[in-house]
RNA sequence: UCUCGAUAAUGGCAAACCCGCCGCGAGACGGGGACGCAAAGCCACGGGUCAGGCCGCGAGCCUGACAGCCGAGCUACCGAA
Numbered sequence: 001u002c003u004c005g006a007u008a009a010u011g012g013c014a015a016a017c018c019c020g021c022c023g024c025g026a027g028a029c030g031g032g033g034a035c036g037c038a039a040a041g042c043c044a045c046g047g048g049u050c051a052g053g054c055c056g057c058g059a060g061c062c063u064g065a066c067a068g069c070c071g072a073g074c075u076a077c078c079g080a081a
Base pairs, nucleotide, nucleotide: 004079005078012037013036017032018031019030020029022027035068041074042073045071046070047069048066049065050064051063052062053061054060
């Protein structure tokens, strides 16, 4: 350094649910809260799912949302086997 990931260390993130708030919606954000996570950090590029709209109603089109669904890409803490 690469692979890998402990019943190690230091720390980190935060599902459901509740409150507030924004959005037509999927959902976002803030607070509380922890089911989990070794990339649960970033990124909508491919697939997927979801929402709104259009349409010639189809295996179509457009605009969005989700990174805690799976891949690709980028970056990163620690160091037992």
Predicted 3D model of an 81-nucleotide RNA (c-di-GMP-I riboswitch aptamer) from a Candidatus Rokuibacteriota bacterium. NCBI's taxonomy places the organism under Bacteria, Bacteria candidate phyla, Candidatus Rokuibacteriota. Model confidence (mean pLDDT): 88 of 100. Rfam family: c-di-GMP-I riboswitch aptamer. Clan: c-di-GMP_I riboswitch clan. Rfam's curators write: GEMM was predicted in a large-scale screen for bacterial structured RNA regulatory elements.